[in-house]
Context: one part of a larger RNA
Molecule: large-subunit ribosomal RNA, domain IV
Organism: bacterium K02(2017)
RNA sequence: AUCUUGUUAAGGAACUCUGCAAGUUGGUGCUGUAACUUCGGGAGAAGGCACGCCUUUGAUGGUUAGUUACCUUGCGUAACGAAGCUGUUGGAGGUCGCAGAAACCAGGUGGCGGCGACUGUUUAACAAAAACAUAGGUCUAUGCAAAGUUGAAAAAAACGACGUAUAUGGACUGACUCCUGCCCGGUGCUGGAAGGUUAAAGGGAGGUGUUAUCAACUUCGGUUGAGAAGCUCCGAACUGAAGCCCCAGUAAACGGCGGCCGUAACUAUAACGGUCCUAAGGUAGCGAAAUUCCUUGUCGGGUAAGUUCCGACCUGCACGAAUGGAGUAACGAUUGCCACACUGUCUCAACAAGAAGCUCA
Numbered sequence: 001a002u003c004u005u006g007u008u009a010a011g012g013a014a015c016u017c018u019g020c021a022a023g024u025u026g027g028u029g030c031u032g033u034a035a036c037u038u039c040g041g042g043a044g045a046a047g048g049c050a051c052g053c054c055u056u057u058g059a060u061g062g063u064u065a066g067u068u069a070c071c072u073u074g075c076g077u078a079a080c081g082a083a084g085c086u087g088u089u090g091g092a093g094g095u096c097g098c099a100g101a102a103a104c105c106a107g108g109u110g111g112c113g114g115c116g117a118c119u120g121u122u123u124a125a126c127a128a129a130a131a132c133a134u135a136g137g138u139c140u141a142u143g144c145a146a147a148g149u150u151g152a153a154a155a156a157a158a159c160g161a162c163g164u165a166u167a168u169g170g171a172c173u174g175a176c177u178c179c180u181g182c183c184c185g186g187u188g189c190u191g192g193a194a195g196g197u198u199a200a201a202g203g204g205a206g207g208u209g210u211u212a213u214c215a216a217c218u219u220c221g222g223u224u225g226a227g228a229a230g231c232u233c234c235g236a237a238c239u240g241a242a243g244c245c246c247c248a249g250u251a252a253a254c255g256g257c258g259g260c261c262g263u264a265a266c267u268a269u270a271a272c273g274g275u276c277c278u279a280a281g282g283u284a285g286c287g288a289a290a291u292u293c294c295u296u297g298u299c300g301g302g303u304a305a306g307u308u309c310c311g312a313c314c315u316g317c318a319c320g321a322a323u324g325g326a327g328u329a330a331c332g333a334u335u336g337c338c339a340c341a342c343u344g345u346c347u348c349a350a351c352a353a354g355a356a357g358c359u360c361a
Stems, first nucleotide, its partner, number of pairs: 002355007010347002014345001019342001027051005036041001038175001052095012066080005071074001096100001108340007115332002120132002136173007148159003176327004181257003186254002188250005195245003201239002206234002209231002213226005258276005285319001286316001297313005
C1' cells in the first nucleotide's frame, strides 16, 4: 500500500453521471395527520408524547373454601363468591443510570414532473424497463362435418368442443374520465354484374406434306407441272369462367390530412379577401415535449450562481386523435428535479481491530 470492519474535531453533498456507498429512521401504546381522490384510499402521511425498577392504591378477568336456590336426593344442577395465587389496565409517590423499545431484531421523510393504470411477465449466465401481458374497448371471420389449426403432399384422425354467435378464431388498442375530427384519389377488403379483355376446351373456313393417277417435255435414264381418296400437320371466324378493366361501399382497413399574395386609423398582427393545387388539406386537445434542428429559444420560479427541473409562450426543422389524443387517484427494486433529516461521499485525512500478501526466523 490492499482488503474487511469500527470511531472521528469543525463543516454537512462542497463528492459524484447520480447522495453511488454509508449513515439517518426503526418497536409498542396513545395522540395527531394535508393536497388530491375513482370516496376505497392517500396514511404507518407528516408531527408529537410515553416506555426501567420499587412502594402504594383503584378498576377489571380467571381460579374457589364456602353460601344460597331447586328437586330427579346425585360424586346433581344453577347463581353468588372471601382469602390467596394469577392475567390485563389505570392513579399517586419514590428511585438508579450517559442511556429504560437500554442487546438482537427493527420504515428515512416530504414536494414537483415524465412514462406505464394497477397485481403480474421478460433477455437461465451483462438489460426488469417506459418493453410484454392485463381487465376494458373496437373491427373482422365463422350457422356447425363452423371458421381456424395439427396432420411434410393427400388421407384417416384430432384440436376448436362433448362448445353453438352473450360462442369460437384473427387483428388493433390497452383500467378509468372526457373524447376519438376530415379524406375512399392510391393500396387492400367486401359487394356488383351491363360492357371490354381473356385460358383450356369446343369449332372448323382455309391451307401444308405425302401420292393412285394425269399432262407436257425428254438425251428415254428421267425432268417439270397438276393432283382424287386416305393419312398427316397447321389453322381463321365463332362459343368460352374466374380474374383484370369497370361500378359502388369501406379508415378502431394500409394509409393521407397544402402553397403563394394582399388587407384594420402608430407599429405589429391579420378575424377578412384573391389565387393555384388536392381525395381531403390537421378538428378537439396538447406543444422547445421520451417528439424542438436552430437551442443553454424567450419570460417567470427555484439557486449567490441552474445546458437539468417546474410553470408559461407557440416561431410544432419534424405533436395529434384506438400506429389512439388529453387528463388521471392508487401503484412502481422505473426515470428527471428540489427540500428536510442524516452522515468520512467530500474539504482532508487520522486512528483502532482483524485478514491476505510480503520480509525475516